[in-house]
């Protein structure tokens, strides 16, 4: 924006979470590529580690105060490392986030090699300005 609705389409945002092909009425499934993650030598690092268990994904860590309370846990306020905001970079201002989950006693880095993910949540007038760069007329 269309539509009674279901839903579809367009333009965007966070996130790795996208593109193509095949099967399928749809949901979904399989494969390739792209993107993302984990394990895993030598050398190097650690000469310490292992119940105060340890580790991973992620921006999401670390504090102060109050409540409950012996403490811990939990709840609430305030801040904070760090992260996001419509082509790209930098600076300034403005507005937000600062969670959640997983492995299971076990993992430093790590070539070869092995394994896994490709979710989910939002907006409909956008954050604004300056400089640079790029592109088009």
């Nucleotide at each position: 924006g269309u539509g009674c609705a279901a839903a579809c389409a367009c333009u965007g945002c966070c996130u790795a979470g996208u593109g193509c092909g095949c099967c399928g009425g749809c949901a979904g499934g399989c494969g390739c590529a792209g993107c993302g993650g984990g394990g895993g030598a030598a050398c190097c690092a650690c000469c310490a580690a292992u119940c105060u268990g340890g580790g991973g994904u992620g921006a999401a860590u670390u504090c102060g105060g109050c409540c409950c309370c012996u403490c811990c846990c939990g709840g609430c306020c305030g801040a904070u490392a760090g992260g996001g905001c419509g082509a790209c970079c930098u600076u300034c201002c403005g507005c937000c986030c600062g969670a959640a989950c997983c492995c299971g006693u076990c993992a430093g880095c790590u070539a070869a090699c092995c394994c896994c993910g490709u979710c989910g949540g939002c907006a409909g007038c956008a954050g604004g300005a300056a400089g640079g760069c790029c592109u088009g007329g």